[in-house]
Context: one part of a larger RNA
RNA sequence: UUGGGCGUAAAGAGUUGCGUAGGCGGAUCCGUGCAUUUUGCUUGAAAGCCCAUGGCUCAACCAUGGUUUUGGGUAAAAUAUGACGGAUCUUGAUGGUUGGAGAGGGUGCUGGAACCGAUGGUGUAGCAGUGAAAUGCGUUGAUAUCAUCGGGAACACCAAAGGCGUAGGCAGGCACCUAGUCAACACAUGACGCUUAGGCACGAAAGCUAGGGGAGCGAAGCAGAUUAGAGACCUGCGUAGUCCUAGCCGUAAACUUUGUCUGCUAGUCCUGCACCAUUUGGCACGGGACGUAGCUAACGCGUUAAGCAGACCGCCUGGGGAGUACGAGCGCAAGCUUAAAACUC
Numbered sequence: 001u002u003g004g005g006c007g008u009a010a011a012g013a014g015u016u017g018c019g020u021a022g023g024c025g026g027a028u029c030c031g032u033g034c035a036u037u038u039u040g041c042u043u044g045a046a047a048g049c050c051c052a053u054g055g056c057u058c059a060a061c062c063a064u065g066g067u068u069u070u071g072g073g074u075a076a077a078a079u080a081u082g083a084c085g086g087a088u089c090u091u092g093a094u095g096g097u098u099g100g101a102g103a104g105g106g107u108g109c110u111g112g113a114a115c116c117g118a119u120g121g122u123g124u125a126g127c128a129g130u131g132a133a134a135u136g137c138g139u140u141g142a143u144a145u146c147a148u149c150g151g152g153a154a155c156a157c158c159a160a161a162g163g164c165g166u167a168g169g170c171a172g173g174c175a176c177c178u179a180g181u182c183a184a185c186a187c188a189u190g191a192c193g194c195u196u197a198g199g200c201a202c203g204a205a206a207g208c209u210a211g212g213g214g215a216g217c218g219a220a221g222c223a224g225a226u227u228a229g230a231g232a233c234c235u236g237c238g239u240a241g242u243c244c245u246a247g248c249c250g251u252a253a254a255c256u257u258u259g260u261c262u263g264c265u266a267g268u269c270c271u272g273c274a275c276c277a278u279u280u281g282g283c284a285c286g287g288g289a290c291g292u293a294g295c296u297a298a299c300g301c302g303u304u305a306a307g308c309a310g311a312c313c314g315c316c317u318g319g320g321g322a323g324u325a326c327g328a329g330c331g332c333a334a335g336c337u338u339a340a341a342a343c344u345c
Stems, first nucleotide, its partner, number of pairs: 003317004007299002012313001014202002017200002022195003026089007034082002037077007050066006092192001093189003096185005104178007111155001115151008126137002163170002207248006216242002221237004259312006267290006275282002294301002318345003327338004
């Protein structure tokens, strides 16, 4: 390589969107006859290989016959499948109209609780902390309590097996801007579709650059304990950070450890949101639990498949060395992406 695989053994790219090249592609009719198919002819030298028979006493060797030579060329036929050209269609796809739900995104304004600080009042000896303590705070009046002012961050209850989003993710309230989605209608276009190497875009946290901000928490650091020691766990402080604006970084157990799309294959129960009937029900799209057939090494999956099939992409090929070295690209850096070998078991 072929093959076999990718939930948990190695293996689904973090994610979809735009989507190039490429691959694949709905129904009907007409044409071409390019590919494909069938038949004929021709070529594919001989020797050799292989099979059979025969000749040297056997064998090697030799002779004869057959097969092989997957192919190429050419002529004719057929038109099923693919292709190409033309025409038509509506079920795929998209648009339209009318409704709906939602923490989808962005911007601005704003609310209360808690916390911290400042000022003032009441008030006096403790407070805080722990397994126990101590460091720490407090007679310059703390803790507690009341009032006023200021500040930053996060939004209790509602709240859920809930909702939305492609993923990352999204939660106080209101307004504006904006995107997706679902249902009903069956009005328009008429295959406009699926996937997608490379490319572009997005992408938690941490980290980086510049400027702000800084209540609480809190890497590093300091101190108190613990301990044989304690570079920790516990305690008191505390810088970066956490927050905002602009720009980088591009990684995660980025997980459903399960790529996207299409069709088919028992049901039962719970739930969100529409529509039709409203009387229990029916039906579409989501979120869950169990379960039939089937699948699976088992666990389990089971119409939200890991079942039965198809299209396309990505990836795997014993463990370590190693997601490392080197090279290259990207990055301010941290580093990321791509990615070996020797050696060894």